[in-house]
RNA sequence: AGAGGGUCGGGCGAUCGCCGCUUUCGCAAGGAAGGGGAGGAAAGUCCGGGCUCCACGGAAAUCACGGUGCCGGAUAACGUCCGGCGGGUCGGCUUUCGGGCCGAUUCAGGGAAAGUGCCACAGAGAGCAGACCGCCAACGGCUUCGGCCCGGCGAAAGGUGAAAGGGUGCGGUAAGAGCGCACCGCGCGGCUGGUAACAGGCGCGGCACGGCAAACCCCACCGGGAGCAAGGUCGAAUAGGGAUGGUACGAGGCAACUCAGGGCUGAUUCCGGCCCAACCGUCCGGGUUGACUGCUUGAGCGUUCGGGUAACCGUUCGCCUAGAGGAAUGAUCGCCUAUCCCCGGCAACGGGGUGGACAGAACCCGGCUUACAGACCCUCU
RNA sequence: GCAUCCGUAGCUCAGCAGGAUAGAGCAUCAGAUUCCUAAUCUGGGGGCCACUGGUUCGAAUCCAGUCGGGUGCACCA
Numbered sequence: 001a002g003a004g005g006g007u008c009g010g011g012c013g014a015u016c017g018c019c020g021c022u023u024u025c026g027c028a029a030g031g032a033a034g035g036g037g038a039g040g041a042a043a044g045u046c047c048g049g050g051c052u053c054c055a056c057g058g059a060a061a062u063c064a065c066g067g068u069g070c071c072g073g074a075u076a077a078c079g080u081c082c083g084g085c086g087g088g089u090c091g092g093c094u095u096u097c098g099g100g101c102c103g104a105u106u107c108a109g110g111g112a113a114a115g116u117g118c119c120a121c122a123g124a125g126a127g128c129a130g131a132c133c134g135c136c137a138a139c140g141g142c143u144u145c146g147g148c149c150c151g152g153c154g155a156a157a158g159g160u161g162a163a164a165g166g167g168u169g170c171g172g173u174a175a176g177a178g179c180g181c182a183c184c185g186c187g188c189g190g191c192u193g194g195u196a197a198c199a200g201g202c203g204c205g206g207c208a209c210g211g212c213a214a215a216c217c218c219c220a221c222c223g224g225g226a227g228c229a230a231g232g233u234c235g236a237a238u239a240g241g242g243a244u245g246g247u248a249c250g251a252g253g254c255a256a257c258u259c260a261g262g263g264c265u266g267a268u269u270c271c272g273g274c275c276c277a278a279c280c281g282u283c284c285g286g287g288u289u290g291a292c293u294g295c296u297u298g299a300g301c302g303u304u305c306g307g308g309u310a311a312c313c314g315u316u317c318g319c320c321u322a323g324a325g326g327a328a329u330g331a332u333c334g335c336c337u338a339u340c341c342c343c344g345g346c347a348a349c350g351g352g353g354u355g356g357a358c359a360g361a362a363c364c365c366g367g368c369u370u371a372c373a374g375a376c377c378c379u380c381u
Numbered sequence: 382g383c384a385u386c387c388g389u390a391g392c393u394c395a396g397c398a399g400g401a402u403a404g405a406g407c408a409u410c411a412g413a414u415u416c417c418u419a420a421u422c423u424g425g426g427g428g429c430c431a432c433u434g435g436u437u438c439g440a441a442u443c444c445a446g447u448c449g450g451g452u453g454c455a456c457c458a
Base pairs, nucleotide, nucleotide: 001381002380003379004378005377006376007375008374010336011335012334013333014332015331016330018037019036021034022033023032024031025030039358043369044368046367047366048365049364050363051227052226053225054224056272057271058270059269061268062267063266065223066222067221068220069219070084071083072082073081074080085109086107087106088105089104090103091102092101093100094099110218111217115216116215117212118211119210132158134153135152136151140149141148142147166184167183168182169181170180171179185207186205187204188203189202191200192199193198231293232292233291234290241284242283243282244281245280246279247278250259251258252257261276262275263274264273286457287456288455300319301318302317305314306313307312337356340353341352342351343350344349382454383453384452385451386450387449388448391407392406393405394404400438409425410424411423412422413421431447432446433445434444435443
């Protein structure tokens, strides 16, 4: 100097204000005293919950829609966190040159032999591949003995592309080809280890199976909807008005009622339950712009000890920390201090000036993401 | 506070189950026509598809995150 993680994010004093609370004086208006008053992100509203309401609840039903996606754990829950596994990239070491090991970093990391779709342009050929340029001259034929035709090849070289149907080597052959073999890769089946992802090793297979699922889709799992402008209590005022749409206007009975029928928060079936004639939805018109509650003690914060690799969990002790309405938390001065600038000085330092980043609670928590001057601590290079 | 939608040329909009050079109308510029202007005809310019990353061979389109803008939602009867 750089990277990662954590903590903090100006301090003290005085004066004048702002918003709640408690006590007190006062008939009241109001006054006095005391004490409290933004954040790590209060933000974006991207996820997950608590809480409240909606007559629904169950068959952990089926379908649709939305979401998540290696494995295990943590958690109230999560797309979060912790640990592990595997792949990619980079670096180092080593090697029998096939590979192996270590470190850093990164990954939206289920399934492409269930199906559909797409792979433009270029290129000979792009999805049950293909022969432009090439290679070969064994077999058959022709020959002027150089070769040519019929043919064979998919290897090597050229060229296209993001991608050309395993790689390297040896054999083989006219030339070739997993055609044969060795190693590596790949697939399948046991075995061993591991909770698992997976790893190791054995056997078999000459390779059949390209990519895209942040395309449709398949598989597994999760999810009812709305949101504090939810909801509750009280009060005031107005025209408890108009239009339109929906829902059993059915049967029996003197009646009570019963049966049938309809509705119940995506749809359908079944079971149980609830409601059903005056209500409900939309639009127009009218009125108010009120008070209290929900409301802040909570998956709370700090700390001791113990368990766990860790996330985290249990436990001991202590603390109370904004609860308002479109909304307070501010301003000035003095001293100090971080940063920055100027001057002097080789430097240490001295003098002068400037003077705090992002930002602003609105029911509450757990995360993620984004913004952030600077200071301190730890680890690594 | 909560919910929801949008961003493509100066303006209004297409294009979005990916295919390379992104279109249309109005506006603007130049030329033709006209004595001149308007109208008409012909031709041209103008876009990092709001921004930044990612997936993919390839992104305006798919995914994620920012930025900016719009709309709706109070209670009573």
Molecule: RNase P RNA; transfer RNA
Organism: uncultured Sphingopyxis sp.